[in-house]
RNA sequence: AGCUAUCGUGAGUGGCGCGAGAGCUCUGGCUCUUUGACCGCCCGGCAACCCUGCGCGAUGGCUUCGCGCGGAAGGUGCUAAAUCCAGUCCCGAGCAAGGUCGAGGGAAAGAUAAGCG
Numbered sequence: 001a002g003c004u005a006u007c008g009u010g011a012g013u014g015g016c017g018c019g020a021g022a023g024c025u026c027u028g029g030c031u032c033u034u035u036g037a038c039c040g041c042c043c044g045g046c047a048a049c050c051c052u053g054c055g056c057g058a059u060g061g062c063u064u065c066g067c068g069c070g071g072a073a074g075g076u077g078c079u080a081a082a083u084c085c086a087g088u089c090c091c092g093a094g095c096a097a098g099g100u101c102g103a104g105g106g107a108a109a110g111a112u113a114a115g116c117g
Base pairs, nucleotide, nucleotide: 002116003115004113005112006111007110012043014042015041016040017039021032022031023030026087027086028085029084044079045078046077049075050074051071052070053069054068055067056066057065058064083109088106089105090104091102092101093100
């Protein structure tokens, strides 16, 4: 690189610094931002992964795996808005046909993982 899983929940309008853009990229929107956003550091917090307890089930020689309910240190990660919304396909509604609407279903892309590799 690739594969697998998760991405509608949750968590500070915190302190300091910087000084103009930011929300992954492109496009169209929309939102945040000199009342200092973004970003960096510190403190706090949250919990999809690794960890761990109990129960059930499967396998069983050792063991391993799955589901459910909890726990907490560390390693991450996250800590405005659904991955902010949409783009491509399908379904439903609607239209003469389109435009349009739907926290409807997929795909693609992206993010995270002390999972595999």
The RNA shown here (SAM riboswitch aptamer (S box leader)) has 117 nucleotides and comes from Candidatus Zhuqueibacterota. The coordinates come from a structure-prediction model, not an experiment, and the mean pLDDT is 77. The sequence is in RNAcentral, with records from Ribocentre. Taxonomically the source falls in Pseudomonadati (Bacteria). Rfam family: SAM riboswitch aptamer (S box leader). About the family: The SAM riboswitch is found upstream of a number of genes which code for proteins involved in methionine or cysteine biosynthesis in Gram-positive bacteria.